Annotation
A computed fold for a 94-nucleotide RNA from Acidothermus sp., annotated as Glycine riboswitch aptamer.
RNA sequence: CAAGCCCGCACGGGAGAGUCCCCCCGCAUCCAGCGUGGGGCGCCGAAGGAGCAACUCCCCGGAAUCUCUCAGGCCAGCAGACCGUGCGGGGUAG
Numbered sequence: 001c002a003a004g005c006c007c008g009c010a011c012g013g014g015a016g017a018g019u020c021c022c023c024c025c026g027c028a029u030c031c032a033g034c035g036u037g038g039g040g041c042g043c044c045g046a047a048g049g050a051g052c053a054a055c056u057c058c059c060c061g062g063a064a065u066c067u068c069u070c071a072g073g074c075c076a077g078c079a080g081a082c083c084g085u086g087c088g089g090g091g092u093a094g
Stems, first nucleotide, its partner, number of pairs: 001094001005090009018041001020040004025035003042074003048070001049068003055062002
């Protein structure tokens, strides 16, 4: 100095599941429809969280894209594990 690797930031990609029923309010007002909020039932799993049967470990433990669904989510938007690129920091093989 510095590949891999770790952390942060930026950009891009990024799935799944009812815009079902009821109620308040507003718009509108013949009907119907739209929006916000609340409730009910059903459902999703890739924020977070929890669990440990995979796996790992001599033991103790650790532990996921597995399980649970507390939270979150089920038009759109936001969010979104993870992946890619770039930048900054740390830093090993060399």

Record summary
Lineage of the source: Bacteria > Actinomycetota > Actinomycetes > Acidothermales > Acidothermus. Rfam family: Glycine riboswitch aptamer. From the family's description: This family represents the bacterial glycine riboswitch. The model forms 86% of the base pairs in the Rfam consensus. Model confidence (mean pLDDT): 77 of 100.